């Protein structure tokens, strides 16, 4: 270095609730704890998720449908920086 223990100090904080924001995903704060050995960080590459705007299509309108990421998500996967502790290997 790799590695992850019925070790030891701690951390983080899903669903759900409550507010805030956001067009929505979804994110912020607060209560909560199902997990987590990086579940700390970056959206780089894939997978998901929304569709404001965008153009397309049916419509007389009114409105409606499907497409679309520069939006989201690091608690999906893979990658990259960091980083506690020290069992057996």
């Nucleotide at each position: 270095c790799c590695c992850g223990a019925u070790a030891a100090a701690g951390g983080c904080a899903a669903a759900c609730c409550g507010u805030c924001u956001g067009a929505a995903a979804g994110g912020g704060c607060g209560g909560g704890a199902c997990g987590c050995a990086a579940a700390g960080c970056c959206a780089c590459g894939g997978a998901c998720c929304u569709a404001a705007g965008g153009g397309c299509c049916c419509g007389a309108a009114a409105g409606g449908g499907a497409c679309u990421a520069a939006g989201g998500c690091c608690g999906c996967c893979g990658g990259g920086c960091u980083a506690c502790c020290g069992a057996a290997g």